[in-house]
Annotation: The part of an RNA shown here (small-subunit ribosomal RNA, central domain) has 350 nucleotides and comes from an uncultured bacterium. Its Rfam family is "Bacterial small subunit ribosomal RNA". The RNAcentral record of the full RNA draws on ENA and SILVA. The prediction has a mean pLDDT of 90.
Context: one part of a larger RNA
RNA sequence: CUGGGCGUAAAGCGUGUGUAGGCGGCUGCGCAAGUCGGAUGUGAAAGCCCCGGGCUUAACCCGGGAAGUGCACUCGAAACUGCGUAGCUCGAGUAUCGGAGAGGUUGGUGGAAUUCUCGGUGUAGAGGUGAAAUUCGUAGAUAUCGAGAGGAACACCGGUGGCGAAGGCGGCCAACUGGACGAAUACUGACGCUGAGACACGAAAGCGUGGGGAGCAAACAGGAUUAGAUACCCUGGUAGUCCACGCCGUAAACGAUGGGUGCUAGGUGUCACGGGCUUUGACUCCUGUGGUGCCGUAGCCAACGCAUUAAGCACCCCGCCUGGGAAGUACGGCCGCAAGGCUAAAACUC
Numbered sequence: 001c002u003g004g005g006c007g008u009a010a011a012g013c014g015u016g017u018g019u020a021g022g023c024g025g026c027u028g029c030g031c032a033a034g035u036c037g038g039a040u041g042u043g044a045a046a047g048c049c050c051c052g053g054g055c056u057u058a059a060c061c062c063g064g065g066a067a068g069u070g071c072a073c074u075c076g077a078a079a080c081u082g083c084g085u086a087g088c089u090c091g092a093g094u095a096u097c098g099g100a101g102a103g104g105u106u107g108g109u110g111g112a113a114u115u116c117u118c119g120g121u122g123u124a125g126a127g128g129u130g131a132a133a134u135u136c137g138u139a140g141a142u143a144u145c146g147a148g149a150g151g152a153a154c155a156c157c158g159g160u161g162g163c164g165a166a167g168g169c170g171g172c173c174a175a176c177u178g179g180a181c182g183a184a185u186a187c188u189g190a191c192g193c194u195g196a197g198a199c200a201c202g203a204a205a206g207c208g209u210g211g212g213g214a215g216c217a218a219a220c221a222g223g224a225u226u227a228g229a230u231a232c233c234c235u236g237g238u239a240g241u242c243c244a245c246g247c248c249g250u251a252a253a254c255g256a257u258g259g260g261u262g263c264u265a266g267g268u269g270u271c272a273c274g275g276g277c278u279u280u281g282a283c284u285c286c287u288g289u290g291g292u293g294c295c296g297u298a299g300c301c302a303a304c305g306c307a308u309u310a311a312g313c314a315c316c317c318c319g320c321c322u323g324g325g326a327a328g329u330a331c332g333g334c335c336g337c338a339a340g341g342c343u344a345a346a347a348c349u350c
Stems, first nucleotide, its partner, number of pairs: 004321003007304002012318001014201004021194003025088007033081002035077004040072003049065006091191001092188004096183003103177007110154001115149007125136002162169002206247006215241002220236004258317006266295011299306002323350003332343004
């Protein structure tokens, strides 16, 4: 190289935007680079193959032929690819109208609860556990009522419900803003798909500077348990959790399933929008498009299972895998304040 794979066996980059590149709808005309055919030249000799011949045979040798899948040049063909040109509308996009949504950012605002402070009532316990103790309380706790402070999170609605590329997003209101979807027309006319590099986003923890700190709570302290108990249980409790700005760039970042297009039985639920029958109207019923679930046929699969949201049948593009350990480590390089991240071996061993 040919070839086989990537849901769970090794293997889909965490996600997007997009450069180069690869690939690319329908029709006409032209060109002839790819492609196909013919001619010519070349493709040394030897060898391989065929025919004939020489050593008694063979190996070996000699003569002739063929082949030499290639290259160059030339003459043609025009289906396909390509290039040029003219057009088309079904791919893609734009405009108009419409409703849905925890999509994003900023500002404001509300109630419940926990804690703390102050005041009232009130008295001996409270708390906690398997049982206890540490702990709090006669300097008045727990309980209860009223007032106040402050931070964080938003019960019910709430849903195999919705939105987002992923991470993720949930009280209410406003402003700014992204995307998807439905309906009917009009317009542009292949403007498309993928995407090595690159760039951007990216949970939690962690880091820097400055704030904030109610609850929770690594570390830490104490009490228990235990043979021990650097744990599980209990009482406390600091970073942190929150905000602003800047880093980090990881994850069981999972559907463990890359993206796009077309094709391939059905049934049933749900979300958004539309059409029809009926009706005064809303339902019910029939039906279309887009999403999201369950069940299931063919087919696929080692099995489990997947099955129009494919893991089925095909094509295009990217990424990745190649026995286990050593190891996602060492070294080098790049990035980072650091923690560390990305890239990524070998000896040796089974």